Predicted 3D model of a 540-nucleotide part of an RNA (small-subunit ribosomal RNA, 5' domain) from an uncultured bacterium.
Context: one part of a larger RNA
RNA sequence: GAACGAACGCUGGCGGCGUGCUUAACACAUGCAAGUCGAACGUGAUCCGGAGCUUGCUCCGGUGAAAGUGGCGCACGGGUGAGUAACGCGUGGAUAACCUGCCCUGGUAUCUGGGAUAACAUCUCGAAAGGGGUGCUAAUACCGGAUAAGCCUACGGGAUCUUCGGAUUCUGCAGGAAAAGGGGGGGACCUUCGGGCCUUCUGUCGCCAGAUGAGUCCGCGUCCCAUUAGCCAGUUGGUGGGGUAAUGGCCUACCAAAGCGACGAUGGGUAGCCGGCCUGAGAGGGUGACCGGCCACACUGGAACUGAGAUACGGUCCAGACUCCUACGGGAGGCAGCAGUGGGGAAUCUUCCGCAAUGGGCGAAAGCCUGACGGAGCAACGCCGCGUGAGUGAUGAAGGUCUUCGGGUCGUAAAGCUCUGUCAGUGGGGAAGAACCGCCGGGUGGUUAAUACCUGCCUGGUCUGACGGUACCCACAAAGGAAGCACCGGCUAACUCCGUGCCAGCAGCCGCGGUAAUACGUAGGUGGCAAACGUUGUCC
Numbered sequence: 001g002a003a004c005g006a007a008c009g010c011u012g013g014c015g016g017c018g019u020g021c022u023u024a025a026c027a028c029a030u031g032c033a034a035g036u037c038g039a040a041c042g043u044g045a046u047c048c049g050g051a052g053c054u055u056g057c058u059c060c061g062g063u064g065a066a067a068g069u070g071g072c073g074c075a076c077g078g079g080u081g082a083g084u085a086a087c088g089c090g091u092g093g094a095u096a097a098c099c100u101g102c103c104c105u106g107g108u109a110u111c112u113g114g115g116a117u118a119a120c121a122u123c124u125c126g127a128a129a130g131g132g133g134u135g136c137u138a139a140u141a142c143c144g145g146a147u148a149a150g151c152c153u154a155c156g157g158g159a160u161c162u163u164c165g166g167a168u169u170c171u172g173c174a175g176g177a178a179a180a181g182g183g184g185g186g187g188a189c190c191u192u193c194g195g196g197c198c199u200u201c202u203g204u205c206g207c208c209a210g211a212u213g214a215g216u217c218c219g220c221g222u223c224c225c226a227u228u229a230g231c232c233a234g235u236u237g238g239u240g241g242g243g244u245a246a247u248g249g250c251c252u253a254c255c256a257a258a259g260c261g262a263c264g265a266u267g268g269g270u271a272g273c274c275g276g277c278c279u280g281a282g283a284g285g286g287u288g289a290c291c292g293g294c295c296a297c298a299c300u301g302g303a304a305c306u307g308a309g310a311u312a313c314g315g316u317c318c319a320g321a322c323u324c325c326u327a328c329g330g331g332a333g334g335c336a337g338c339a340g341u342g343g344g345g346a347a348u349c350u351u352c353c354g355c356a357a358u359g360g361g362c363g364a365a366a367g368c369c370u371g372a373c374g375g376a377g378c379a380a381c382g383c384c385g386c387g388u389g390a391g392u393g394a395u396g397a398a399g400g401u402c403u404u405c406g407g408g409u410c411g412u413a414a415a416g417c418u419c420u421g422u423c424a425g426u427g428g429g430g431a432a433g434a435a436c437c438g439c440c441g442g443g444u445g446g447u448u449a450a451u452a453c454c455u456g457c458c459u460g461g462u463c464u465g466a467c468g469g470u471a472c473c474c475a476c477a478a479a480g481g482a483a484g485c486a487c488c489g490g491c492u493a494a495c496u497c498c499g500u501g502c503c504a505g506c507a508g509c510c511g512c513g514g515u516a517a518u519a520c521g522u523a524g525g526u527g528g529c530a531a532a533c534g535u536u537g538u539c540c
Base pairs, nucleotide, nucleotide: 001540003538004537006536007535008534009533013386014385015384016383017382018381019379020378021344026342027341028340030339031338032337035072036071037070040069041068047062048061049060050059051058052057053056079297080296081295088222089221090220091219092218093217094216095215099213108206109204110203111145112144113143114142120135121134122133123132124131125130151176152175153174155172156171157170158169159168160167161166181202182201183200184199185198186197189196190195223269224268225267230260231259235257236256237255238254239253240252241251242250272294273293274292275291276287277286278285279284299320300319301318302317303316322333323332324331325330350376352375353374354373358372359370360369361368362367389419390418391417392416399410400409401408402407423481425476426475427474428473429472433467438462439461440460441459442458443457444456445455446454484529485528488525489510490509491508495524496523498521499520505512506511
């Protein structure tokens, strides 16, 4: 000199854009942060209408709350950095050792049966949390059977390639495994009047490929200590077996006795890694807040289940510590999500608004959910911009201060006069961010028996804004409301007076102060930066 997620002192007008628990991965009151689908399914509270009558009940039709079964999602998104010196990360490869739900593309199929169960009703245990018995019922829930292009398993044949282990592809034979329906419309035909049937959209199953996302392996790189020198028994390798989506001591039985290490093993300490960021001419050094990629974790430790996928933060089970409820028998909980509280600390924000936009989940859609996100709030915490007025004005006023008492200086500074109107204030106008989707039409294709329905494209109208009456614009009035901080011995730009008298004090280094101190404390003045200015800390 530059930088900062800073803090402290003094001061403080406005705006834009950013940033904001670096400490206790300490403990958490309260609210919210993951649901959705009635176009998978059975039930059906309430309300409305109608009918019947025994006038407060029954029946019929509509509406469809709430819970339940089922599907998809909850493995994303959001947080934190404890652990980890490791194939964790970075980079380059390998997978003849692998998986991949939804989504995208193409081909084919979606046949036929069955038994339950929740909800519900009823009985019952318990203070509660939560159960138990009996009875009824549905499905795209569950279980049989059929079919199998391709798939899986075993065996065989051909071709190509080969690291000679095998791989790919074609083919033969044997065995094995699938599925589910729902919505809309309809001319003929059939009908038990529900529908069948036709058609269309959507869903479902098996298979193939692509895409996407994961898993695994390897080369190289990745902090300090040798006052850590030897380490290791599933240890190193082999064979057989098991296990996994998959290689492998990953696990197991047997066999061999290996394997690593001064090119630093093992041990100890510290630490998430990177893109980047800071500094520097560069080389390098420091760092890993915000934003982005990867990893790890979710009160502590352990375990599996479900699933295409699990460290499963707001899932389950066991143990532990802690907190809470209890009728003492037993239960409930996990903010390192967003706010917020206590505590710790030099120190770090609102228990705000909205799903209007972007994105995500579910749904055919309308839509619902979304503390992701979009915004507003607080904080000079940072960067940037603007203002606190402009011109004129010499009796160089008054006053302060210095003085050699002549005067010098603050100083065109002020006053006065003439203007301007940024910001703040008041009044008026007032956005972009909105495109979709949906709805109502039109045109033109596809499908079809069909001018129904459905659907692609084009097009017209309509609807939707948290921020916010915000940004911005116009007008009004008025110089009015808006300047401080540290420094002035040298380094280093800026000097005198008074007070003090090695005292009180200053100080980054050199050093000042013991009676004329430009170095202490005021004052006047100069120089510096400016809504800041200094100090401290850290790094280059």